The prediction has a mean pLDDT of 81. The RNA shown here (transfer RNA) has 73 nucleotides and comes from an uncultured Lachnospiraceae bacterium.

RNA sequence: GGGGGUGUAGCUCAGUUGGGAGAGCGCCUGCUCCGCAAGCAGGAGGUCAAGGGUUCGAUUCCCUCCAUCUCCA
Repeated sequence: GGGGGUGUAGCUCAGUUGGGAGAGCGCCUGCUCCGCAAGCAGGAGGUCAAGGGUUCGAUUCCCUCCAUCUCCA
């Protein structure tokens, strides 16, 4: 330098005919308990790495770019 993969909540990750942004764990509150843990109920938390384009509408399609992993040279 070239090819391919990955990037979504604090962490680990789902999410395909383009239309609802989600799960588990963690965090907060409440119930329960003498108290803690466990359990149950509720809640907060998001620039879908970034910029642009297409579209009525983009995590998803196209272009550019960054980081990281891998292969080739």
It was read from a public genome assembly.
It matches the Rfam family "tRNA". Gene Ontology term of the family: triplet codon-amino acid adaptor activity. The family's RNA type in Rfam is transfer RNA.